[in-house]
Background
The RNA shown here (transfer RNA) has 72 nucleotides and comes from a Spirochaetia bacterium. The source organism's lineage runs through Bacteria, Pseudomonadati, Spirochaetota and Spirochaetia. Its mean pLDDT, the model's own confidence on a scale to 100, is 81. Its Rfam family is "tRNA". The sequence is in RNAcentral, with records from ENA and MGnify.
RNA sequence: GCCUGUAUAGCUCAGUCGUAGAGCGUAUCCUUGGUAAGGAUAAGGUCAUCGGUUCAAUCCCGGUUAUGGGCU
Numbered sequence: 001g002c003c004u005g006u007a008u009a010g011c012u013c014a015g016u017c018g019u020a021g022a023g024c025g026u027a028u029c030c031u032u033g034g035u036a037a038g039g040a041u042a043a044g045g046u047c048a049u050c051g052g053u054u055c056a057a058u059c060c061c062g063g064u065u066a067u068g069g070g071c072u
Base pairs, nucleotide, nucleotide: 001071002070003069004068005067006066007065010024011023012022013021018055026042027041028040029039030038048064049063050062051061052060
């Protein structure tokens, strides 16, 4: 230099145009004589960024950035 994967909650990851989710973690409460375990509830997201297509984009298209892999 060329090709290509990935970017979504604090962490690990789903989701596939039509209201953004799970597990772990965090907070509060219940349970216990107390702790652990268990249960209930809640908080936490400009879906990397800029533009485009569409009635509607996390999703499709292009640019940029970051990171991984391959080739020379």